The prediction has a mean pLDDT of 79. Predicted 3D model of a 123-nucleotide RNA (SAM riboswitch aptamer (S box leader)) from a Chitinophagaceae bacterium.
[in-house]
RNA sequence: UACUUAUCAAGAAAGGCAGAGGGUAAUGGCCCAAUGAAGCCUUGGCAACCUCUCUCAUUCAGCAAUGAAGCAGAGAAAAGGUGCCAAUUCCAUCCCGGGCAUACGUGUCGGGAACGAUAAGUC
Numbered sequence: 001u002a003c004u005u006a007u008c009a010a011g012a013a014a015g016g017c018a019g020a021g022g023g024u025a026a027u028g029g030c031c032c033a034a035u036g037a038a039g040c041c042u043u044g045g046c047a048a049c050c051u052c053u054c055u056c057a058u059u060c061a062g063c064a065a066u067g068a069a070g071c072a073g074a075g076a077a078a079a080g081g082u083g084c085c086a087a088u089u090c091c092a093u094c095c096c097g098g099g100c101a102u103a104c105g106u107g108u109c110g111g112g113a114a115c116g117a118u119a120a121g122u123c
Base pairs, nucleotide, nucleotide: 002122003121004120005119006118007117008116013043014042015041016040017039021032022031023030026093027092028091029090044085045084046083048082049081050080051076052075053074054073055072058069059068060067061066094112095111096110097109099108100107101106
């Protein structure tokens, strides 16, 4: 990099260096930014997965008691591995549908997909 699965409307600050961009594919918007962007460092925090505990569908072993595994749910921890700390993945693009409006071009609302991000696993 590729593939699989899960989640993505919640949450989370300061200081120093630095000096013009940034908002994680592309495009169009719209936001953020010299009252200091990106990036780096220090401290702090948040809590999605990996972690642990309890309940438990179900499965296996057992004459039984019970033991092991365990979808799912709840809780705990922040010690560890990553991650994250503006705005819904900032919004839209593609498909489906409803109501309303319409200048009949469309707008708006909802759902799904796609894309992207993160984690675990596989090759």
It was read from a public genome assembly, where an Rfam model found it.